[in-house]
RNA sequence: GUGUGAAGCCUGCCGAAUCCGCUCGUUUCGGAACGGGGGACCCACUUCCGGGGUGAAUGCGCAGCUUGCGCACGGGCCACUUCCGCCCGAACCCGUCAGCUCACCCCGUAGGCGUGGAAGCUGUACUC
Numbered sequence: 001g002u003g004u005g006a007a008g009c010c011u012g013c014c015g016a017a018u019c020c021g022c023u024c025g026u027u028u029c030g031g032a033a034c035g036g037g038g039g040a041c042c043c044a045c046u047u048c049c050g051g052g053g054u055g056a057a058u059g060c061g062c063a064g065c066u067u068g069c070g071c072a073c074g075g076g077c078c079a080c081u082u083c084c085g086c087c088c089g090a091a092c093c094c095g096u097c098a099g100c101u102c103a104c105c106c107c108g109u110a111g112g113c114g115u116g117g118a119a120g121c122u123g124u125a126c127u128c
Base pairs, nucleotide, nucleotide: 011114012113013112014111018032019031020030021029033109034108035107036106037105038104043099050097051094052093053092054091058072059071060070061069062068063067073089074088075087076086077085080120081119082118083117084116
C1' cells in the first nucleotide's frame, strides 16, 4: 500500500415496523405512535373459471418461450414541487368465507440494504 473478515459508533434508504416504561440475562408484558383486518341500518354487489387479504408489484403485445423485449400504467432514489438521470414491478397469507360500514372487536411493529444532480423551497442545530 492492497485484499479479506469481525466488532463498535455515526449517517442515510425501502418498509407501518418507532419511542417510552417495566422486567431484568434475553424473551415476555404495558403504553403512546404508526399501520392493517373484521364488523349495522342505508346503499351496492353476485360465489365454480370459487372468492378474498397485505403490498407499488398490474395489464397487453411480440417472440428465438419458465426466459427475454416492448408499450401502458403503478412505485422508489431530499419534507414537498419541477426537470434530468438511475432503478423496481416481488413474495406471502386466508381457506368456501369477509362489499361499504357507526358502535365495537382483533392483529403487526419485521426484514433487507448504501445513498443521483439541478432549481425553487423547507426543517433542525449552533453562534451573534
This is a predicted structure of a 128-nucleotide RNA (c-di-AMP riboswitch aptamer (ydaO/yuaA leader)) from a Dehalococcoidia bacterium.
Lineage of the source: Bacteria > Bacillati > Chloroflexota > Dehalococcoidia.
The sequence was found by an Rfam model in a public genome assembly.
It matches the Rfam family "c-di-AMP riboswitch aptamer (ydaO/yuaA leader)". Rfam links the family to the GO terms cyclic-di-AMP binding and regulation of gene expression.